[in-house]
RNA sequence: UCAGGGGGUCGGGUGGUCGCUGUUGUUCGAGCGAUCGGGCGACAGAGGAAAGUCCGGGCUCCACAGGGCGCGAUGCCGGAUAACGUCCGGGCGGGGCGACCCGACGGAAAGUGCCACAGAAAAUACACAGCCGUCAUUGGCAAUGGUGAAAUGGUGCGGUAAGAGCGCACCGGCGUCAUGGAGACAUGGCGGCCUGGUAAACCCCAUCGGGAGCAAGGUCUGACAGGAGGGGUUGACGUGGCCCGCCUACCCUCCGGGUAGACCGCAUCAGGGGUCGGGUAACCGGCUUCGCAGAGAGAUGACCACACAGAUACAGAACCCGGCUUACAGACCUCCUGAUAAC
Numbered sequence: 001u002c003a004g005g006g007g008g009u010c011g012g013g014u015g016g017u018c019g020c021u022g023u024u025g026u027u028c029g030a031g032c033g034a035u036c037g038g039g040c041g042a043c044a045g046a047g048g049a050a051a052g053u054c055c056g057g058g059c060u061c062c063a064c065a066g067g068g069c070g071c072g073a074u075g076c077c078g079g080a081u082a083a084c085g086u087c088c089g090g091g092c093g094g095g096g097c098g099a100c101c102c103g104a105c106g107g108a109a110a111g112u113g114c115c116a117c118a119g120a121a122a123a124u125a126c127a128c129a130g131c132c133g134u135c136a137u138u139g140g141c142a143a144u145g146g147u148g149a150a151a152u153g154g155u156g157c158g159g160u161a162a163g164a165g166c167g168c169a170c171c172g173g174c175g176u177c178a179u180g181g182a183g184a185c186a187u188g189g190c191g192g193c194c195u196g197g198u199a200a201a202c203c204c205c206a207u208c209g210g211g212a213g214c215a216a217g218g219u220c221u222g223a224c225a226g227g228a229g230g231g232g233u234u235g236a237c238g239u240g241g242c243c244c245g246c247c248u249a250c251c252c253u254c255c256g257g258g259u260a261g262a263c264c265g266c267a268u269c270a271g272g273g274g275u276c277g278g279g280u281a282a283c284c285g286g287c288u289u290c291g292c293a294g295a296g297a298g299a300u301g302a303c304c305a306c307a308c309a310g311a312u313a314c315a316g317a318a319c320c321c322g323g324c325u326u327a328c329a330g331a332c333c334u335c336c337u338g339a340u341a342a343c
Base pairs, nucleotide, nucleotide: 001339002338003337004336005335006334007333008332009331010330013306014305015304016303017302018301020045021044022043023042024041025040026039027038028037029036030035047314051325052324054323055322056321057320058319059213060212061211062210066244067243068242069241071209072208073207074206075205076090077089078088079087080086091105092103093102094101095100106204107203111202112201113198114197115196128145129144130141131140132139133138153171154170155169156168157167158166172194173193174191175190176189177188178187179186180185217264218263219262220261221260226255227254228253229252230251231250236248238246271290272289273288274287275286276285277284278283
């Protein structure tokens, strides 16, 4: 200098004018009421993904949720965490010269199913061509050829009539033993034991999962009109897979009436910054500091000036939080790899 890999930060700044939303102070009002509104002043006002709504948790109501069956999710090991399908560290497999990247990565020797076409045969086996023996009937064989995504371990030597784990060496698998490791697993010894693939097919094993969701749910103001029939402990509601259990004392159908409004939930938390300590890390703990949007038709915009090479991408909170995934113009920082050249 070129090519590349990992991690991180920003994604607009300053000033002015006008406008929008919220909080608070003050003042003036509205409503029968719960409560609410206007003016003026001060202060605050979107994101790294606020997004997709795909996981996990908090919160709320129903047994603060219990037992069984079923169903679903997850799936190498250890750790982190409120929890996770997330993250960290490690193992194994695959890719890359490398930095590094990717992996639903338990079980096919528990059982069942499936394996198109081609092919003799797609798995309790089988023999098309072929090889060998025999005069022949017929017997032996699976090395070679052919088919296929896949053919009954592979390569080589021996052996044989021809062949074959039939024997042997090495490699692979399985089993077993030893050693190392917390474990996944690794290394080594022994045994010819050689058992096709498929579990994002059923299934088996292990772990986890009750349901519904902020239109949850609660408090209050104002208004109204009840009536009839049926069921009720072998039943009904909660309960939206089923059964048991628990809980409540009411529940269902029809006719009629009403169905308007206010507030809470709702912005202070698994919180952000700094620093010290523990840990390889994810993360945890101590101290200190900050207070940081919030509606119910839904606020954060427009213009001008200045600096810069320039002012633009993806995109707009709706109960909250942790993740994942996806989108993204441009700018910057840091560590590392390969090649080339010079010293």
Predicted 3D model of a 343-nucleotide RNA (Bacterial RNase P class A) from uncultured Chthonomonas sp. The organism belongs to Chthonomonas, within Bacteria. Its Rfam family is "Bacterial RNase P class A". Rfam classes the family as a ribozyme. Rfam describes the family as follows. Ribonuclease P (RNase P) is a ubiquitous endoribonuclease, found in archaea, bacteria and eukarya as well as chloroplasts and mitochondria.